[in-house]
This is a predicted structure of a 67-nucleotide RNA (Fluoride riboswitch aptamer (crcB RNA motif)) from a Lysobacterales bacterium. The organism belongs to Lysobacterales, within Bacteria. It was read from a public genome assembly, where an Rfam model found it. The prediction has a mean pLDDT of 76.
Order: sequence, then C1' cells, then structure tokens
RNA sequence: CCGCAUACGGGAGAUGGCAUGCCUCCCCGAACCGCCGGAAGUUUCGGCUGAUGAUGCCUGCGAACCG
Repeated sequence: CCGCAUACGGGAGAUGGCAUGCCUCCCCGAACCGCCGGAAGUUUCGGCUGAUGAUGCCUGCGAACCG
C1' cells in the first nucleotide's frame, strides 16, 4: 500500500417525530432514491398506493359511524 474477514462506530431502507436487547443492506466511487402505461432512449407525459423495513405511540391527511 492492496485484498478479505471480524469487532466497534457511522450511514441507509419512496412523505414527519420518538422508541425497539428487532430485521436487511452499505462503509462514502456505497447502501437508498415506489408502482403502472405511452412515447422516447435514460428523458418526458399521464395514472395509482403508502407517513412503518417491521412493530408501538405521536403528529398530519383520508374514509365510515355515533354524539
């Protein structure tokens, strides 16, 4: 100096916040940056679902019912 592995640490998981003896991924040239259709050729137009990676709570939004 290079490569690999591990530990610690840091970061990410399509819209906010907090939490987790949780899950997955990445180590800064990375992980991540939703789906469908048309045209185009890597862009553009139209349409659609969801505040979670998962779970709980809060906030915001939407629907139904009751007062």